[in-house]
């Protein structure tokens, strides 16, 4: 150079293939219950330009191109 395969919250993962209305879960912060107190346990909350621009579309995390960062393979 040419392939494939990833990027989603502080961290980690679903959801993408077959678009659909406020992006789902864990873990973690933070407040309460509970406890003599602390784990733990239950509640409630706090976060996400869905890599990056652009296009299709009534509508994009999701489909189409380029790119930008990472792994791995050819050359």
């Nucleotide at each position: 150079g040419g392939g494939c395969c990833g990027g989603u919250a502080g961290c980690c993962u679903a959801g993408c293939c077959a678009g659909g209305a406020u992006a789902g879960g864990g873990c973690g912060g933070c407040a309460g219950c509970c406890u003599c107190c602390u784990a733990a346990g239950c509640u409630g909350u706090c976060g996400g330009u869905c890599g990056u621009g652009g296009g299709u579309u009534c509508g994009a995390a999701u489909c189409c191109c380029a790119c930008c960062c990472g792994g791995c393979c050819c050359g």
Transfer RNA from a Nanobdellati archaeon, 75 nucleotides, folded computationally. It matches the Rfam family "tRNA". About the family: Transfer RNA (tRNA) molecules are approximately 80 nucleotides in length. Its mean pLDDT, the model's own confidence on a scale to 100, is 83. Taxonomically the source falls in Nanobdellati (Archaea).